[in-house]
RNA sequence: GCCCUCGUAGCUCAGUAGGAUAGAGCGAGGCACUCCUAACGCCUAGGCCGCAGGUUCGAAUCCUGCCGAGGGCACCA
Numbered sequence: 001g002c003c004c005u006c007g008u009a010g011c012u013c014a015g016u017a018g019g020a021u022a023g024a025g026c027g028a029g030g031c032a033c034u035c036c037u038a039a040c041g042c043c044u045a046g047g048c049c050g051c052a053g054g055u056u057c058g059a060a061u062c063c064u065g066c067c068g069a070g071g072g073c074a075c076c077a
Base pairs, nucleotide, nucleotide: 001073002072003071004070005069006068007067010026011025012024013023019057028044029043030042031041050066051065052064053063054062
């Protein structure tokens, strides 16, 4: 330098032939239970989907650029 994959909640991820009010588990907070704690149960908060543009009636999902992570290739006189 070139190519590929990935970037969604604090963490691990799902959701990608565009239709929407964005999800799960864990974790956090509250309640209930218990003599107490844990576990189990119920409830709640939390993200506008890496950033910026574009296409579209409509974008997490398509296109472009950039940033970051991982991998492969090339170069190494």